Predicted 3D model of a 75-nucleotide RNA (c-di-GMP-I riboswitch aptamer) from a Desulfobacteraceae bacterium. Of the family's consensus pairs, 94% are formed in the model. It was read from a public genome assembly, where an Rfam model found it. Its Rfam family is "c-di-GMP-I riboswitch aptamer". Rfam links the family to the GO term cyclic-di-GMP binding.

[in-house]
RNA sequence: GAGAACAUAAGCCAAACCUGCAGCGAUGCAGGGACGGAAAACCACGGGUCUCAGGCAGACAGCCGGGUUGCAGGU
Numbered sequence: 001g002a003g004a005a006c007a008u009a010a011g012c013c014a015a016a017c018c019u020g021c022a023g024c025g026a027u028g029c030a031g032g033g034a035c036g037g038a039a040a041a042c043c044a045c046g047g048g049u050c051u052c053a054g055g056c057a058g059a060c061a062g063c064c065g066g067g068u069u070g071c072a073g074g075u
Base pairs, nucleotide, nucleotide: 005075006074012037013036017032018031019030020029021028022027035062041068042067043066045065046064047063048060049059050058051057
């Protein structure tokens, strides 16, 4: 100096719920708010769940797996 496992959380993110806006909807965005989080950062690749009257259509990355990137620097 690098990697892995475990621990920690200064700084970081922010569930439910409330308000506003967008959407037919699942949901998304902004503000408030904290249940939690070590990838709760990003990617719909596999599985899964969900939506619409409908599709060569959508939503969920805070459901699981996988991929990519990244903070800290104790044992």